[in-house]
RNA sequence: CAAUAUAGCUUAGCCUGGUAGAGCGGCUGAUUUGUAAUCAGCAGGCCGAGAGUUCGAAUCUCUCUAUUGG
Numbered sequence: 001c002a003a004u005a006u007a008g009c010u011u012a013g014c015c016u017g018g019u020a021g022a023g024c025g026g027c028u029g030a031u032u033u034g035u036a037a038u039c040a041g042c043a044g045g046c047c048g049a050g051a052g053u054u055c056g057a058a059u060c061u062c063u064c065u066a067u068u069g070g
Base pairs, nucleotide, nucleotide: 001069002068003067004066005065008024009023010022011021018055026042027041028040029039030038048064049063050062051061052060
């Protein structure tokens, strides 16, 4: 100096502000002699921290923190 930070994990959404999604995983049920697989449903996030702008911020602006690269 640059990039990244969102669910337990991997991540989308940010550019162009308007109810935060998916996959895997977890739980419950169905199916099966049973397990796995499959199907259905449920839970799990106030978006790294603080401040500002705005009717409204994950999204825009500033500062800081952590990680990675130079």
Predicted 3D model of a 70-nucleotide RNA (transfer RNA) from a marine eukaryotic metagenome. Model confidence (mean pLDDT): 81 of 100. Rfam family: tRNA. Rfam's curators write: Transfer RNA (tRNA) molecules are approximately 80 nucleotides in length. Rfam classes the family as a transfer RNA. The sequence is in RNAcentral, with records from MGnify.